Annotation:
A computed fold for a 1494-nucleotide RNA from an uncultured marine bacterium, annotated as small-subunit ribosomal RNA.

RNA sequence: GAGUUUGAUCAUGGCUCAGAUUGAACGCUGGCGGCAGGCCUAACACAUGCAAGUCGAGCGCGAAAACACUUCGGUGUGAGUAGAGCGGCGGACGGGUGAGUAACGCGUAAGAAUCUACCUAGUAGUGGGGGACAACUCGAGGAAACUCGAGCUAAUACCGCAUACGCCCUACGGGGGAAAGCGGGGGACCUUCGGGCCUCGCGCUAUUAGAUGAGCUUGCGUUGGAUUAGCUUGUUGGUGAGGUAAUGGCUCACCAAGGCUACGAUCCAUAGCUGGUCUGAGAGGAUGAUCAGCCACACCGGGACUGAGACACGGCCCGGACUCCUACGGGAGGCAGCAGUGGGGAAUAUUGCGCAAUGGGCGAAAGCCUGACGCAGCCAUGCCGCGUGUGUGAAGAAGGCCUUAGGGUUGUAAAGCACUUUCAAUUGGGAGGAAAAGUUAACGACUAAUACUCGUUAGCCUUGACGUUACCUUUAGAAGAAGCACCGGCUAACUCCGUGCCAGCAGCCGCGGUAAUACGGAGGGAUCGAACGUUAAUCGGAAUUACUGGGCGUAAAGCGCGCGUAGGUGGUUUGUUAAGUGGGAUGUGAAAGCCCCGGGCUCAACCUGGGAACUGCAUUCCAAACUGACAAACUAGAGUACGAUAGAGGGGGGUAGAAUUCAGAGUGUAGCGGUGAAAUGCGUAGAUAUUCUGAGGAAUACCGGUGGCGAAGGCGGCCCCCUGGAUUGAUACUGACACUGAGGUGCGAAAGCGUGGGGAGCAAACAGGAUUAGAUACCCUGGUAGUCCACGCCGUAAACGAUGUCUACUAGCCGUUGGGAGGCUUGACCUCUUAGUGGCGAAGCUAACGCGAUAAGUAGACCGCCUGGGGAGUACGGUCGCAAGAUUAAAACUCAAAUGAAUUGACGGGGGCCCGCACAAGCGGUGGAUUAUGUGGAUUAAUUCGAUGCAACGCGAAAAACCUUACCUGGCCUUGACAUGUACCGAAUUUAGCAGAGAUGCUUUAGUGCUCGAAAGAGAACGGUAACACAGGUGCUGCAUGGCUGUCGUCAGCUCGUGUCGUGAGAUGUUGGGUUAAGUCCCGCAACGAGCGCAACCCUUGCCAUUAAUUGCCAUCAUUUAGUUGGGCACUUUAAUGGGACUGCCGGUGACAAACCGGAGGAAGGUGGGGAUGACGUCAAGUCCUCAUGGCCCUUAUGGCCAGGGCUUCACACGUAAUACAAUGGUCGGUACAGAGGGAAGCCAACCCGCGAGGGGGAGCCAAUCUCAGAAAGCCGGUCGUAGUCCGGAUUGUUGUCUGCAACUCGACAGCAUGAAGUCGGAAUCGCUAGUAAUCGCGGAUCAGCAUGUCGCGGUGAAUACGUUCCCGGGCCUUGUACACACCGCCCGUCACACCAUGGGAGUGGGUUUUACCAGAAGUAGUUAGUCUAUCCGCAAGGGGGACGAUUACCACGGUAGGAUUCAUGACUGGGGUGAAGUCGUAACAAGGUAACC
Repeated sequence: GAGUUUGAUCAUGGCUCAGAUUGAACGCUGGCGGCAGGCCUAACACAUGCAAGUCGAGCGCGAAAACACUUCGGUGUGAGUAGAGCGGCGGACGGGUGAGUAACGCGUAAGAAUCUACCUAGUAGUGGGGGACAACUCGAGGAAACUCGAGCUAAUACCGCAUACGCCCUACGGGGGAAAGCGGGGGACCUUCGGGCCUCGCGCUAUUAGAUGAGCUUGCGUUGGAUUAGCUUGUUGGUGAGGUAAUGGCUCACCAAGGCUACGAUCCAUAGCUGGUCUGAGAGGAUGAUCAGCCACACCGGGACUGAGACACGGCCCGGACUCCUACGGGAGGCAGCAGUGGGGAAUAUUGCGCAAUGGGCGAAAGCCUGACGCAGCCAUGCCGCGUGUGUGAAGAAGGCCUUAGGGUUGUAAAGCACUUUCAAUUGGGAGGAAAAGUUAACGACUAAUACUCGUUAGCCUUGACGUUACCUUUAGAAGAAGCACCGGCUAACUCCGUGCCAGCAGCCGCGGUAAUACGGAGGGAUCGAACGUUAAUCGGAAUUACUGGGCGUAAAGCGCGCGUAGGUGGUUUGUUAAGUGGGAUGUGAAAGCCCCGGGCUCAACCUGGGAACUGCAUUCCAAACUGACAAACUAGAGUACGAUAGAGGGGGGUAGAAUUCAGAGUGUAGCGGUGAAAUGCGUAGAUAUUCUGAGGAAUACCGGUGGCGAAGGCGGCCCCCUGGAUUGAUACUGACACUGAGGUGCGAAAGCGUGGGGAGCAAACAGGAUUAGAUACCCUGGUAGUCCACGCCGUAAACGAUGUCUACUAGCCGUUGGGAGGCUUGACCUCUUAGUGGCGAAGCUAACGCGAUAAGUAGACCGCCUGGGGAGUACGGUCGCAAGAUUAAAACUCAAAUGAAUUGACGGGGGCCCGCACAAGCGGUGGAUUAUGUGGAUUAAUUCGAUGCAACGCGAAAAACCUUACCUGGCCUUGACAUGUACCGAAUUUAGCAGAGAUGCUUUAGUGCUCGAAAGAGAACGGUAACACAGGUGCUGCAUGGCUGUCGUCAGCUCGUGUCGUGAGAUGUUGGGUUAAGUCCCGCAACGAGCGCAACCCUUGCCAUUAAUUGCCAUCAUUUAGUUGGGCACUUUAAUGGGACUGCCGGUGACAAACCGGAGGAAGGUGGGGAUGACGUCAAGUCCUCAUGGCCCUUAUGGCCAGGGCUUCACACGUAAUACAAUGGUCGGUACAGAGGGAAGCCAACCCGCGAGGGGGAGCCAAUCUCAGAAAGCCGGUCGUAGUCCGGAUUGUUGUCUGCAACUCGACAGCAUGAAGUCGGAAUCGCUAGUAAUCGCGGAUCAGCAUGUCGCGGUGAAUACGUUCCCGGGCCUUGUACACACCGCCCGUCACACCAUGGGAGUGGGUUUUACCAGAAGUAGUUAGUCUAUCCGCAAGGGGGACGAUUACCACGGUAGGAUUCAUGACUGGGGUGAAGUCGUAACAAGGUAACC
């Protein structure tokens, strides 16, 4: 920086990603080289080999093989060699590991009471004696390891004597203490011939100093836990002694009672520390492999010896475990050295070469030893470098993939052509790592010396594991060398196929339920590249522990409130000081590393030289502003004294009135009480009501107030006593006495607990009555704890201003309480000031809301608290409590969110305003009957399919007998019933017969056409045959779609541009005041305008005019049965064009507006009536079966043809209609008046026949002409007389008619006969506001036929609307919200099931640790009766000294008993978490239906 909470926004906040890194591992792939690195796990066990020896110039011994000679006995060489031994030095270094250790262990800086082999420098010595023990020989034991006895012997081994300046001890008189020789050379002299002697070198002794190394002490720094708060008896100190190289309780005796600790002792857990390494801008965080410094360890535990140095990795002793050998008696061993093996593990290499170099040990040296080291081997483990070719090359090849079928892409990529040869392969050559040593010569030093030895220079000779080295060169040829993960967003990179919430992916968000850029494959692409991904881990991003650099009103977070200890911080002035602070200098801060500048490998990695740095510590000097300390002073902070004021401040005592209840008495009578409505309850034994009197308890109306007081909790009648604090005024005094405050301590509502009182009212629990599906509730009637008092506990609250305390500063305005001052006009006045308490508001702050001198502003001081949600304020442990419980306070596990503020919607059993046949007022219906029709269900071979709340159900279907038809059964066809293309044949077409249910099949008759061409022939249309492309599908998906439609709703809304406001989503405009049918219009307004809607424009109807006049009309004239005809177009009508209505006029209301009300005129009046017209959008609404269409599916069938059947079934349920139930009627007779339509495969007149349906008939009409066509209700008469009827017509029988190929399943109609239910319809529910409802008939489409449906038409023609409380739907504003799939929302808890982690748990099994006691190996120290004893003393006896043994002290392992702590496990059990559709309710979110919450 990004992703992720939301419909969207800002914030808070977690999770996740992009980066760098690694001793890594795993997957896939793999050409070369350089430089590095390589058991992080079992400090598990180890076979085998090697890793520490060396010195003959310290010493005594001393072979053999082999060769030569030989007298065959042997001798010589080998050889004083090998070898072991005595002795010296070294095995304390080098190498490994990190178990232990939280420590003077490490780091850093200091210090004093020490030692230091080898090395360096100095001084002084190195004289003279003695006795042994190994080796060796002999003997003995043992399997072995090894051991024992006797005897011989040397030394630089050991012991005395002498000397000793310096050295050590001292009582200051003195006393004590050493040594070793070896080698080279040599002139003179001496000789026992070994040498002495001289000299040189090495060594030895004593001592001083240095260097190096080591030991010790101290300051500071060095992980987590307080759910570890007290620890300690050699403990702390002193005196004395012992001990040590040395200080010291290091050890001991005595004395004192100290020492450590909240600045974290003790305990527990974890851990080697550092230079450094990784990361980071830095500060930090993490880490401590390789390299380097220190420490610790060496199978586990203990111990000492030797030594300069060890309590010793490849030494010793003992105990333990383990392994091995054994003759069973006894022995041996220690890879955390280098290789290597087993084991563990995700995982880490060769039983290699060499001492050539560097370094180490020994040696005089040559040299020997050296798994240190130098090299090589294995491993892409990391870093770095190189290569896998380069140029050209469009027919843009083939193939692949995609495609809109044209093409695109792979792609200059390949091929082809022309070049190059790094690396690898091959040929030949070939540095450097090598300097020394040795030897020769010269010179110098030493010396008596030209020897010897040492140094310098020169020559010669020789030394390489790596190594077939690096490097150079030859030859050949593009030849031998590319993969991995990714492509939804973050994040660079997209398409096809397969799959179908499956298989799978996934770092987070998430993807997959038939069109997946997210799964799997392919093509293509983008990144990196001998690698690439994944996993693990660290830092970063994370300002997400915030020192740099965060927060706490509402997101997590201010302790309920005071007092106060430690601590932190602290007013003014002067002086001193110099701890902090600033500066200089010195020392140190190892090297390596990082950084800078150079150099060397062809570059780089890597190596190397120099510098800087190492931000630190210590010492010292300077400064004195600030902080501190000390001293002196001050008064502005703080406090004291005095006067005054207000107050429900606190404690105690007393007292008053009203009211409730109860009791007594009176009056009085039937109810009272209670609720939404009731009931329980009380009352004729007298209630309620009312009057009087009394008792008792509790609380104090009015005043009373965002008034007062108090630190908070809290405090309310009045009076008295005691008492705390505050404010104010003017002076005086003290002189920083202050602020905050971890622990501590006090106070602390209500409820609760204990003891004792009290108890009127109220009232958990409880009882009863209601309500309810239930009602352990809400409501009602009762009612006990409790509420009250005294004393004692508890210690918590949404203890809230959700805002810690203190101080200072920073605009105003308006109230109010207490005090003070001033002014005048003396007031219910004004002004100023101070201490409180409220409202607005500027700057500023804030995520916003908001805060705003009472800060959430600007700063300072101190304290408390927070770090995702859940688990959980829970468990365990501790503390407190009588208990309830409080306080302190986790983890496992789980989720990707949880949260705050604000926005837009939606919703509310929230509010306000308004509208609608929404209710109300009316009229008529439905729901009951029968029938029709549609649907569900059932049935069926099939009962084709769709539509399903309003907005499906007389709907698609404006017509199912066949057809339709999509369904079922059966029979047939397969390029197909239909389209295009190819080839061949035939014109097309047509007659008849047979079989079959038909489709169809088999025969058969007629026919030769059109165009071009001279002809041959070719072509067009049509038909047939054949093969293949293809046709075909009412098959699926309306949740892939277009188009069309329904619905909210003809509701008045829905938006935009610019501007403005807001961090933003958004707001404003569109809200407000009026008004309207209307976002209609007016006014106002940070808005100004605009668009789609509204309205208007369109059609129709109502009035008039003009034009026109046949088929229409007929006033006038003529004529007639008849507008029939002449005539006419005035009227009616028809159909074209105009006019008319606009709140235009008047009055009133209103705001001088818009508009409304009333009126005039007018055919019509405020949109005149009706229609068409349907904004942005909602419902994944409906339709793939109208049509179109993507994808999928079928292809001798899901296509096509045919016959028959089905869609017409029928216990039932629902919707919509028709007809009725009758007298406002039925029936019979007579009689009147429409409109709008239809008509050629048609309407069909007159006339005739039939009771009738209808038949015959044929005129007219392509229609203002003819026809369907008689309108009906109505009117005038007759009859029926309230009945299942002269109502009603279902059903059934029978006879017919018509249509049609055909009326059986399954048509309509007619005649006769039959005559069912039904007497106005329960709950519920529908339509309608005027030419409307109701009622009456007529026509059309569909159609061969079939209408109670549907679409139209006219006739007759009402009632009612007070009004908007309620039901339903809608609009606007506002409010709440935990909803946004939007209340058909969200969501809580128990129960049941599965899984997971966890607490308790009778216990059980381990680990660690502690106390007491037992025990006591090896060893050291002490003691010592025993045994043994070369050096010294002694003539001897013996002494001195020593060794062994014994014993005491300390002590490891081990044992017993008890405790603490921790881990694992445990029948059963508690809650928690997660899980798809389970069960029961509905607690919360809206007034969530009883406001919620603590």